[in-house]
């Protein structure tokens, strides 16, 4: 230095849930809270996957408005998988 990861030490993150704010939603931010995490740090413009559908397109109904169905990410998820980048500690 690379791999690796301990009933080590120092420190870190924070699922569900609660209530506040933002958002059409998915979801996000900050607080509480801990199921877990050795990258649960970053990358969604690396690839796959997945969630949502405001808006758009098509269709149904219909005088129109409205309503409903299907498709689409330009919106998300890095705590789904796999790559890439970076990083604390140091037993075997």
């Nucleotide at each position: 230095g690379a791999c690796c990861g301990a009933c080590a030490a120092a420190g870190g993150c924070a699922a569900a849930c609660c209530a506040c704010c933002c958002g059409a939603a998915a979801g996000g931010g900050a607080g509480g809270g801990a199921c877990g995490c050795a990258a649960a740090g970053c990358u969604a413009a690396g690839g796959g996957g997945u969630c949502u559908a405001a808006a758009g397109c098509u269709c149904u109904c219909g005088u129109u408005u409205a309503a409903g169905a299907g498709c689409u990410a330009u919106g998300g998820c890095a705590g789904c998988c796999u790559g890439g980048c970076u990083a604390c500690c140091g037993a075997a």
c-di-GMP-I riboswitch aptamer from a Syntrophomonadaceae bacterium, 92 nucleotides, folded computationally. The model forms 90% of the base pairs in the Rfam consensus. The source organism's lineage runs through Bacteria, Bacillati, Bacillota, Eubacteriales and Syntrophomonadaceae. It was read from a public genome assembly, where an Rfam model found it.